[in-house]
Context: one part of a larger RNA
Molecule: large-subunit ribosomal RNA, domain VI
Organism: Halarsenatibacter silvermanii
RNA sequence: CGCAGGAUACCUGAAAAGAGCUGUCCCCAGUACGAGAGGACCGGGAUGGACACACCGCUGGUGUACCAGCUGUUCCGCCAGGGGCAAGCUGGAUAGCUACGUGUGGCAGGGAUAAGCGCUGAAAGCAUCUAAGCGCGAAACCUCCUUUGAGAUUAGGUAUCCCGCUCAUAAGAGCUAAGACCCCUGGAAGACUACCAGGUCGAUAGGCCGGUGGUGUAAGUGUGGCAACACAUUGAGCUGACCGGUACUAAUUGGUCGAACA
Numbered sequence: 001c002g003c004a005g006g007a008u009a010c011c012u013g014a015a016a017a018g019a020g021c022u023g024u025c026c027c028c029a030g031u032a033c034g035a036g037a038g039g040a041c042c043g044g045g046a047u048g049g050a051c052a053c054a055c056c057g058c059u060g061g062u063g064u065a066c067c068a069g070c071u072g073u074u075c076c077g078c079c080a081g082g083g084g085c086a087a088g089c090u091g092g093a094u095a096g097c098u099a100c101g102u103g104u105g106g107c108a109g110g111g112a113u114a115a116g117c118g119c120u121g122a123a124a125g126c127a128u129c130u131a132a133g134c135g136c137g138a139a140a141c142c143u144c145c146u147u148u149g150a151g152a153u154u155a156g157g158u159a160u161c162c163c164g165c166u167c168a169u170a171a172g173a174g175c176u177a178a179g180a181c182c183c184c185u186g187g188a189a190g191a192c193u194a195c196c197a198g199g200u201c202g203a204u205a206g207g208c209c210g211g212u213g214g215u216g217u218a219a220g221u222g223u224g225g226c227a228a229c230a231c232a233u234u235g236a237g238c239u240g241a242c243c244g245g246u247a248c249u250a251a252u253u254g255g256u257c258g259a260a261c262a
Base pairs, nucleotide, nucleotide: 001151005162006161007160008159009158010157011156015148016147017146018145021049022048023047024046025045026044027043033038051105052104053103054102055101059099060098061097062096066092067091068090069089070088072085073084074083075082076081109143110142111141116136117135118134119133164175165174166173167172179257180256181255182254183199184198185197186196187195204250205249206248207246208245209244210243211242213239214238215237220233221232222231223230224229
């Protein structure tokens, strides 16, 4: 920009993309078959590999704004307690992201067929699956399953909302409506954009409060010990992303766009 007014929400499904794999074991059954050796079809069940998608409850990884331990040095006047020094080193670790972790998938069914196997059956009194006619038959084909999908210009459908005004001969221009955008607070959304949640009629983010999880018993003080240190206060103190609550802070005030023919 189009989809013969302007919008919001939800659909239909033309078409397209994806998927499509396979092993081993058990039962049937040591049966059918076979002199024996050997050893099934059909049907049923179990368990794997590779691949794909999803997820983070479990097991792990990461986790440079979390916690603790330790060395040297420097600074905070000293002690004590702390800050800095490539994340100083080390032990753990929330969220998120993840695989080495977990779950799921290929199935089954239908249609029309290939090779092949048949029925009926002439040409050709027989025979013949074929010439007319009819059937069975494969991971291939069309469906079925998952995803995209009305720019599917053949531009679809349903429901609901707004359908007023001004200038103008016309073409058109302008103001508004429903609605949308700009702007702002943000996000398990994201390169940007888009998408989604919100903008005081508000829990969108931060702060604060409570909790989960993490670390592992803070500082100070007291007691014991010559001291190193131990014990008590104390599962203490601290705590990023997690779960809630709460308008304290910031989403202020505003602006722009946006309805035609009969």